This is a predicted structure of a 73-nucleotide RNA (transfer RNA) from an Armatimonadota bacterium. The sequence was found in a public genome assembly. Its Rfam family is "tRNA". By type it is a transfer RNA. Model confidence (mean pLDDT): 83 of 100.
[in-house]
RNA sequence: GGGGCUAUAGCGCAGUUGGUAGCGCGCUUCAUUCGCAUUGAAGAGGUCAGGGGUUCGAAUCCCCUUAGCUCCA
Numbered sequence: 001g002g003g004g005c006u007a008u009a010g011c012g013c014a015g016u017u018g019g020u021a022g023c024g025c026g027c028u029u030c031a032u033u034c035g036c037a038u039u040g041a042a043g044a045g046g047u048c049a050g051g052g053g054u055u056c057g058a059a060u061c062c063c064c065u066u067a068g069c070u071c072c073a
Base pairs, nucleotide, nucleotide: 001072002071003070004069005068006067007066010025011024012023013022019056027043028042029041030040031039049065050064051063052062053061
């Protein structure tokens, strides 16, 4: 320098044909207990890496950029 893959909640990851962003763990509150743990209920938490384009509508399709991993030279 060129090719490929990845980027979504604090962490690990889903997301179907483009149509309201989710799961587990963790966190907060309440109940449970003498207390802790466990268990149950409720809740908070999102620039879908960044920018642009297409579309009535984009995490999803197209282009560029950034970061990481990997292959070739």